RNA sequence: AUUGCAAAAGCCAAACCUGCUGUGAAGCAGGGACGGAAAACCACGGAUCUCUCGUCAGACAGCCGGGUUGCUCAGC
Numbered sequence: 001a002u003u004g005c006a007a008a009a010g011c012c013a014a015a016c017c018u019g020c021u022g023u024g025a026a027g028c029a030g031g032g033a034c035g036g037a038a039a040a041c042c043a044c045g046g047a048u049c050u051c052u053c054g055u056c057a058g059a060c061a062g063c064c065g066g067g068u069u070g071c072u073c074a075g076c
Stems, first nucleotide, its partner, number of pairs: 004076002011036002016031006034062001040068003044065003048059003051054001
């Protein structure tokens, strides 16, 4: 230095509830924790979802793949 196991501290926050925005999928804020080492960021490919169905319409990064960056690492 790398890999695996893994301690401690900190971080994020599903379902659900409330409010606001949107036709909608959903988003934001507060509460709340099922989980997460990329559950940070990017709609590039696939999947899924929405609508006023567009060959230049949208949503989703906590579905999978891909790209960019990245915390701790005592101890074994």
c-di-GMP-I-GGC riboswitch aptamer from an uncultured Desulfobacteraceae bacterium, 76 nucleotides, folded computationally.
Its mean pLDDT, the model's own confidence on a scale to 100, is 81.